[in-house]
RNA sequence: UGAGUCGGCCAGGCGGUCGCGUCAGGACCUCGGUCCUGCCGAGGAACGUCCGGGCUCCACAGGGCAAGGUGGUGGCCAACAGCCACCCGGGGCGACCCGCGGGACAGUGCCACAGAGAACAGACCGCCGGUUGCUCACGCAGCCGGUGAGGGUGAAACGGUGGUGUAAGAGACCACCAGCGAUCCGGGUGACCGGAUCGGCUAGGUAAACCCCACCUGGAGCAAGCUCAGACAGUGCACGUUCGAGGGCUGCCCGCCCGAGUGCGCGGGUAGAGCGCUGGAGGCAGUCGGCAACGGCUGUCGUAGAUGGAUGACCGUCACCGCGACGUCGGCAACGACCCGCGGGACAGAACCCGGCGUAUCGGCCGACUCAUCCC
Numbered sequence: 001u002g003a004g005u006c007g008g009c010c011a012g013g014c015g016g017u018c019g020c021g022u023c024a025g026g027a028c029c030u031c032g033g034u035c036c037u038g039c040c041g042a043g044g045a046a047c048g049u050c051c052g053g054g055c056u057c058c059a060c061a062g063g064g065c066a067a068g069g070u071g072g073u074g075g076c077c078a079a080c081a082g083c084c085a086c087c088c089g090g091g092g093c094g095a096c097c098c099g100c101g102g103g104a105c106a107g108u109g110c111c112a113c114a115g116a117g118a119a120c121a122g123a124c125c126g127c128c129g130g131u132u133g134c135u136c137a138c139g140c141a142g143c144c145g146g147u148g149a150g151g152g153u154g155a156a157a158c159g160g161u162g163g164u165g166u167a168a169g170a171g172a173c174c175a176c177c178a179g180c181g182a183u184c185c186g187g188g189u190g191a192c193c194g195g196a197u198c199g200g201c202u203a204g205g206u207a208a209a210c211c212c213c214a215c216c217u218g219g220a221g222c223a224a225g226c227u228c229a230g231a232c233a234g235u236g237c238a239c240g241u242u243c244g245a246g247g248g249c250u251g252c253c254c255g256c257c258c259g260a261g262u263g264c265g266c267g268g269g270u271a272g273a274g275c276g277c278u279g280g281a282g283g284c285a286g287u288c289g290g291c292a293a294c295g296g297c298u299g300u301c302g303u304a305g306a307u308g309g310a311u312g313a314c315c316g317u318c319a320c321c322g323c324g325a326c327g328u329c330g331g332c333a334a335c336g337a338c339c340c341g342c343g344g345g346a347c348a349g350a351a352c353c354c355g356g357c358g359u360a361u362c363g364g365c366c367g368a369c370u371c372a373u374c375c376c
Stems, first nucleotide, its partner, number of pairs: 001372010012318007020041002023038006043347001047358002050356005055221004062254004067217005072086005087101001088099004102212002107210002109206003124151002126147009159177006178202001180199008225275004234266006246258004282301008320344005327338004
């Protein structure tokens, strides 16, 4: 200098004019509000609502079944499908990246297309033997067999290479290699890694298919839930009060508990206010422990809470980015800097609150590392 990898951060600043919402103070008021002044007023994802929790209610005995979720190991965390470290497999020269990563000798199912044949497989071509026919012969054709070595198809064809053997062949046999299983030794908390001996010679894939194993899970959600105020008109049928309707334990069953009203239909009424409502597993800095995630301690910081739902628009200026062009300066040049003009600034937007994940985003900045080339 060029090409990359990983991580972190910012999300324009200032001023003016107009506008919106909560709150506080004041004025007016027909008590419905209106006006003035002041403070404060979105995000890194507030988003999707995909996970996990807090909180609230369901009156949380208990047991079983079902359903759902998680899935290498160790740790972190309130918890998790998150994070950190490591293991195994794959990719990259490398920094580094990717993995829905338990079990396919418990059982069942499935394996498109192509191909003769797709799971205890398969003779299409080829190779070999026998036999019959034709032929002087070589050979050719038919039939009966052998052969998984060679060709061809496929994502995958039932170990690989070499040899023995054979009519041709074949783990049929032998050597080495790969793989699998059993036993044992060494290392590691563990996943796992390294090694030795033996075995039969060879075992396909798929569990985001059923299933098996281990572990976890009660349901509903702030329109939760509670308080106040206000409105209305009842009526029909069914079941029932210890021979108990109905309800709760919120998938179902058993079992337990409550129990005098309940269920369905027709008709009628209301849809206001307040609490919940924001300070919480909180942010930042330092220090200690830890490889890290994270944890302990100390200090410090602090005003969104709307409810048809506020947080905006315009102008000026500075900074940034892109394009264009006269000139000046630097440079051999490419080009860069200054000045000038035009244009640009995304994604999006609280609604009970947190922790994650995923997705969107004009642009810009910083740090660590890798590879290539050149110079010293």